[in-house]
Context: one part of a larger RNA
Molecule: large-subunit ribosomal RNA, domain III
Organism: marine sediment metagenome
Formats: sequence, structure tokens, C1' cells
RNA sequence: GAGUAACGAUAAAGGGGGUGAGAUGCCCCCUCGCCGAAAGCCCAAGGUUUCCUGCGCAACGCUAAUCGGCGCAGGGUUAGUCGGUUCCUAAGGCGAGGCCGAAAGGCGUAGUCGAUGGAAAGCAGGUUAACAUUCCUGCACCACUUAUAACUGCGAUGGGGGGACGGAGAAGGCUAGAUCAUCCGGCUGUUGGUUGCCGGUUCAAGCGAGUAGGCAGUGGGUUUAGGAAAAUCCGGACCCAUAAUGCUGAGACGUGAUGACGAGUCUCUACGGAGACGAAGUGAUUGAUGCCAUGCUUCCAAGAAAAGCCUCUAAGCUUCAGGUUAUGAGUGACCGUACUCCAAACCGACACAGGUAGGCGAGAUGAGUAUUCUCAGGCGCAC
Repeated sequence: GAGUAACGAUAAAGGGGGUGAGAUGCCCCCUCGCCGAAAGCCCAAGGUUUCCUGCGCAACGCUAAUCGGCGCAGGGUUAGUCGGUUCCUAAGGCGAGGCCGAAAGGCGUAGUCGAUGGAAAGCAGGUUAACAUUCCUGCACCACUUAUAACUGCGAUGGGGGGACGGAGAAGGCUAGAUCAUCCGGCUGUUGGUUGCCGGUUCAAGCGAGUAGGCAGUGGGUUUAGGAAAAUCCGGACCCAUAAUGCUGAGACGUGAUGACGAGUCUCUACGGAGACGAAGUGAUUGAUGCCAUGCUUCCAAGAAAAGCCUCUAAGCUUCAGGUUAUGAGUGACCGUACUCCAAACCGACACAGGUAGGCGAGAUGAGUAUUCUCAGGCGCAC
């Protein structure tokens, strides 16, 4: 220079009370304003304790601070079913032998790794200062082992099936959700006249029927140069029976549920909260981008693999072992789980007007996730 520029989106504050040495900024209450396909909620990556509580205010916070994502201390993450490992494979990596190469090394078979994909099973309510599909309550389910009973050809690294898949388009049936009404409770209003506010929910699994719909013929027998051996399996050929039969399939209904939740009422209270009781809990309309649906139609550019699963036999075992079904019993390991996640916690040197995959995403207006105003919820952008 200069007590100058700046103090990081012009979404906005005002009042009362409290705490405290000290309050524009902290806590509580009232009013006001802003977002509301977000400035709300969940979650992947990333971060790695930032989460909760107590005590602090030197520094950090563009001001102050009693406050904090700051300092100190203590506490907090509970799983057969959520995600991963234990299973499988893709691109790709590594790669016994092998081939090549002065060396280093390169390529690559069998293999072995490798999810962003495939593969068994859980929902509702409650609870903590902080975790919950993990704890608790209620009702379920799956896999494996074992026992018993009945029946019985079992057996794989091999064969077959299946898993198993593209783009676009159209119509239908549903549901989530929403709206309106009914009903219930409370307050308010009304006796010359018929208000206003709040709430109204309930899962998975199992059972019955298998519905709207979609797909396919199905069953039996004979035979067989194929499926690298075998096969009763698959494929090929032939014959017989049968036109409604099988497979699949949302949703709805009953049950689950004499439960839980529930406006509110009452009691106690260290005013933080705790306990008890608990009404109604129905109908109609609308309606998805969600489900039926990996469906249907259509098109050409013709749209993963492997395992789990089902089936067939080989070696082998066939008084055993093994398999199927039913009923009991038992077992279910390890890792993650706090918090943030369009952000003050990630990437940008910063508490930075930037960037950041996915899901949910209400009402009025509307074709709409546009626009404007508002729910739930969250904020007023640290002078």
C1' cells in the first nucleotide's frame, strides 16, 4: 500500500426462552423464507472412524463461538437366508511339458486364475445415544449330515438335455402407488339451518384353486451306419393309443393374523422419556417406465461360456455301499456390516458455484421425470 480488496452463489431472516465470563451464528419454542426427479431417501466406488456420548476452544472453521466433519477420552459395526469367499465360467492374465530366442525373455497346449455375468434359502413388527432383512418377537425357508420306515440298480472328470441370452414394435391382464367416498376418534361450529382437522396399515413363506394369459401335441412300443467306449438317455425311422392333455404363469381370494401396528386416552417422570389401554381399519375410480414377459409379433446384421440342476450308462459295487420318498434330530464356518456417498467426509492444494455409476422419487397443473406452487423430508449456503 491499507484497516483498502476480499470474507466463495442475492434461498432471508425476526422474536422469546436457555446455557455461558462472553451469544447475530450453539440448544429449545413461535413466526418467516428456500429445495422438493431434490438442496429428500437407499446404495456401488472412493474415503477410513469422519458415527454416538462426555469434557474442552490454543490451533483448524475466511468473523465470534459456549458450536463443529476440530482437540482429548470412552463407546459403537452381532447374519445358514444381504454382499463376498467356499461353486462356475467371459474378456483377459499366468502357464507343467512344448515351440522360438545371444541373454533377458516371447508365444502357447493341458491346466489354473479372473465378475462387471450364471448358481440354495426371510419377511413383518419392535428395540439402541450410536447396529440391525444381522439383536428380540412372530411366522417361514434352504443345503448338508445322521437316525428310523417304506420302496429300490446305484455309480463320472464321460454322453445328452437344460442353463441360454439380439434389436424394434404392439396389444392385453395385473399390481405398487394415487385420488375420492364410507366408517372411527378428537376438537370446533350449528336449535332461522347442516362445518373444519387428524388417522385409517399389515410381509414373506405355506395351503387350496391353479385364474387373465403364454407354449407344446402327449404317452407307449419296435428298430437304428450317429452322440470318439457304453447307454434303457439324446438323435433318426416306423407302428399304436389319445383332442383335451401336459408344461408354464402375474394377480386376486382364504390363511398367516384371537397377532402386530394404529389416531388418541390415562399414569408416572430426573421433562430426556417410560408404562398401560387402544376406536375404525371398508368400497369405488385411476394407474405405471414395475410384474405376467427370457412372453407375443416382426426384422436382419442372426445376437457369451461354464457350473449348479435333470437324465444316461462305463469302470466298479451288487446281503454291503448307494439311490428315492416320508418323519424326526443335528449342523450351517470365514470376511464385510459404523458414517458419508451430487458431498464440508470421494476426485479437484481449500469446509472450492466444477466432476461423480445405479435405484426410489408424492400432490395440484400438465403429454411429461418440463414448468410453477406445495407433501414427506431437508435446509436459510460459517460473518